This is a predicted structure of an 84-nucleotide RNA (c-di-GMP-I riboswitch aptamer) from Alishewanella tabrizica.

RNA sequence: CUUAUUGAAAGGCAAGUCAUCCGAAAGGAUGCACACGCAAAGCUUCGGGUCUAAAGGGUUACCUAUGACAGCCGGGCUACCAAG
Numbered sequence: 001c002u003u004a005u006u007g008a009a010a011g012g013c014a015a016g017u018c019a020u021c022c023g024a025a026a027g028g029a030u031g032c033a034c035a036c037g038c039a040a041a042g043c044u045u046c047g048g049g050u051c052u053a054a055a056g057g058g059u060u061a062c063c064u065a066u067g068a069c070a071g072c073c074g075g076g077c078u079a080c081c082a083a084g
Stems, first nucleotide, its partner, number of pairs: 012038002016034002018031005036071001042077003046074003049069003056063002
């Protein structure tokens, strides 16, 4: 340094509920208290997938992302400690 496994120690993030705000919505931000869980649940839309449908289209059933999800999966970059 790399790969695999995972016993410690120091820590980290924070689902969901509630309140306020932003948003058409999906969803996002902040805060108190809990803590669902996570070895990258750190960052990044590069690929796939999922969600929403304002605007637009429409035979008014519906279609569609330029919107969203990194805690859906994969990829890229970075990263604490270290028993065997």